[in-house]
RNA sequence: GAAGUUGGCUAGGUAAUCGUCUUAUAUCGAACCGUUGGUUUUUAACCAAUAGGCGGUGUAGGGAGGAAAGUCCGGGCUCCGCAGGGUAGAGUGCCAGGUAACGCCUGGGCGGUGUGAGCCGACGGAAAGUGCAGCAGAAAAUAUACCGCCGAUGGCCGCAAGGCACAGGUAAGGUUGAAAUGGUGCGGUAAGAGCGCACCGCGUCAGUGGCAACAUUUGGCGGCAAGGUAAACCCCACUCGGAGCAAGGCCAAAUAGAGGCGAAAUGGUGCGACCCGCACCUCGUCUGGGUAGGCUGCUAGAGUUGUUCGGUGACGGAUAGCGCAGAUGAAUGAUUAUCCACGACAGAACCCGGCUUAUCGGCCAACUUCCACU
RNA sequence: GCCGGAAUAGCUCAGCUGGCAGAGCAACGCAUUCGUAAUGCGUGGGUCGGAGGUUCGAAUCCUCUUUCCGGCACCA
Numbered sequence: 001g002a003a004g005u006u007g008g009c010u011a012g013g014u015a016a017u018c019g020u021c022u023u024a025u026a027u028c029g030a031a032c033c034g035u036u037g038g039u040u041u042u043u044a045a046c047c048a049a050u051a052g053g054c055g056g057u058g059u060a061g062g063g064a065g066g067a068a069a070g071u072c073c074g075g076g077c078u079c080c081g082c083a084g085g086g087u088a089g090a091g092u093g094c095c096a097g098g099u100a101a102c103g104c105c106u107g108g109g110c111g112g113u114g115u116g117a118g119c120c121g122a123c124g125g126a127a128a129g130u131g132c133a134g135c136a137g138a139a140a141a142u143a144u145a146c147c148g149c150c151g152a153u154g155g156c157c158g159c160a161a162g163g164c165a166c167a168g169g170u171a172a173g174g175u176u177g178a179a180a181u182g183g184u185g186c187g188g189u190a191a192g193a194g195c196g197c198a199c200c201g202c203g204u205c206a207g208u209g210g211c212a213a214c215a216u217u218u219g220g221c222g223g224c225a226a227g228g229u230a231a232a233c234c235c236c237a238c239u240c241g242g243a244g245c246a247a248g249g250c251c252a253a254a255u256a257g258a259g260g261c262g263a264a265a266u267g268g269u270g271c272g273a274c275c276c277g278c279a280c281c282u283c284g285u286c287u288g289g290g291u292a293g294g295c296u297g298c299u300a301g302a303g304u305u306g307u308u309c310g311g312u313g314a315c316g317g318a319u320a321g322c323g324c325a326g327a328u329g330a331a332u333g334a335u336u337a338u339c340c341a342c343g344a345c346a347g348a349a350c351c352c353g354g355c356u357u358a359u360c361g362g363c364c365a366a367c368u369u370c371c372a373c374u
Numbered sequence: 375g376c377c378g379g380a381a382u383a384g385c386u387c388a389g390c391u392g393g394c395a396g397a398g399c400a401a402c403g404c405a406u407u408c409g410u411a412a413u414g415c416g417u418g419g420g421u422c423g424g425a426g427g428u429u430c431g432a433a434u435c436c437u438c439u440u441u442c443c444g445g446c447a448c449c450a
Stems, first nucleotide, its partner, number of pairs: 001370010012339007020063010032053002034050007065345001069356002072354005077244004084276004089240005094108005109123001110121004124235002129233002131229002146174002148170003153167002155164003182200006201224001202222005207216003248296004258287006267281004289449003303322008340343001375446007384399004393430001401417005423439005
């Protein structure tokens, strides 16, 4: 210098004017609600006061994201009487740790991949059982025998040498397929074959190292069987009650608080798969009717920034500081000027931790490979 | 906002216990007819919404993604 890998940060800036949501504060307002008092024709109406809600104006502060998205996981919160027992069902799946929890993260192991930094992996069990494998091929799971090789042994022919390829032996070689039952060499044989041996590979037991997964240039044993598929059923281990802020609570308003049909105590409902247990006694469905306004839940939380300690790390502890959206037809925008690198994906809706998907660019750090020079 | 479902030929659908993608209508050609329709015979047309994975093999199983559809207020 070129090419690349991993991790992190950023996401147009500045100024002016206008507009919008919200918090605090000051001030004005009695139209409405509320509160207090009074009068009357007393479940009501009217009058008066009051700035609590509310409305106007001013001042000051704050106002989308790294994904706010998909709603794919996990948790908080709320209701379902307790969240009880069992079955079914669903999910997860190498080991250890982190965490509120997880299917996430960190570290390690194993396998694959790249020259490398690194990256990727639904990665338990196929000697518990069942199922599946079309076509091709001899054969698709207790292996088999189409071509081929042999025909020692037995059979037949022959006096014999030998011949026939009949019984039979064989799995070296060939053909099919995604997949065909260890590899190389030597011996051995009629031809062959772990049939025997050596080396390599594999399995298994013990030892050693490691918390473990696992590893092993250690020793013994086994000639080597048990192929694939579990994102097929299944087995093993672990986890899971259901619904969701349109949850739930409060106030106000309104009516036909109605009618039809059905089910019933061996029943029905609570309990949104079933059974048991517990509590309660009505319930389901259709037609029709009414209101669709306000408050709350609502944002201080597993929060965030700095320092420091422990840990390889995810993360945890201590300490000091910060106040950082809360809308409900739903706010963060528009115009002008100016600068540059000319601006991507995209908009909170109860709140968090993750994953996944979308994304114009810019910057920083560490590391790798190649080339050149010293 | 929350919850659930679907996508297969031009249209409406089946196939989804993995093994050559089918039916009806439509289209096209021929026959029939003076001609058209109907009728009869025949033919073509699909990367099963898209991408990736598991498997020897995926419309079918798993993950991500795109588009479309449906339901959910309160009172009595």